[in-house]
A computed fold for a 75-nucleotide RNA from Neptuniibacter sp. UBA6509, annotated as c-di-GMP-I riboswitch aptamer. It matches the Rfam family "c-di-GMP-I riboswitch aptamer". About the family: GEMM was predicted in a large-scale screen for bacterial structured RNA regulatory elements. Genes associated with GEMM are involved in a diverse array of functions, including chemotaxis regulation, signal transduction, secretion and chitin.

RNA sequence: UCUCGAUAAUGGCAAACCCUUAGUAAUUUGGGGACGCAAAGUCACAGAUCCCAAGUGGAUGGCUGGUCUAUCGAA
Numbered sequence: 001u002c003u004c005g006a007u008a009a010u011g012g013c014a015a016a017c018c019c020u021u022a023g024u025a026a027u028u029u030g031g032g033g034a035c036g037c038a039a040a041g042u043c044a045c046a047g048a049u050c051c052c053a054a055g056u057g058g059a060u061g062g063c064u065g066g067u068c069u070a071u072c073g074a075a
Base pairs, nucleotide, nucleotide: 004073005072012037013036017032018031019030022027035062041068043066045065046064047063048060049059050058051057052055
C1' cells in the first nucleotide's frame, strides 16, 4: 500500500414516527427521535422500483451492481 473486518479504540451517520420546508406527486429541507449501518460518505452510469403536468421529465445509493474518497489495525 492492497485485501479483509474484531466482544478493539476514537468517533460518525440516522430508519420508523412527530412537527416543519419545498414539490402536482414520488419524495425532500430543518428539528426531535433511534431501526440499524464498516463506508447508511460521494456520484443517477447500468438495472430495479416509484411519481406525474407523460417529457429529450422527475425521485430513490438506507434496493442491487459499479465509480471516487475516507477512520482504525486484531485475525
Model confidence (mean pLDDT): 88 of 100. NCBI's taxonomy places the organism under Bacteria, Pseudomonadati, Gammaproteobacteria, Oceanospirillaceae, Neptuniibacter.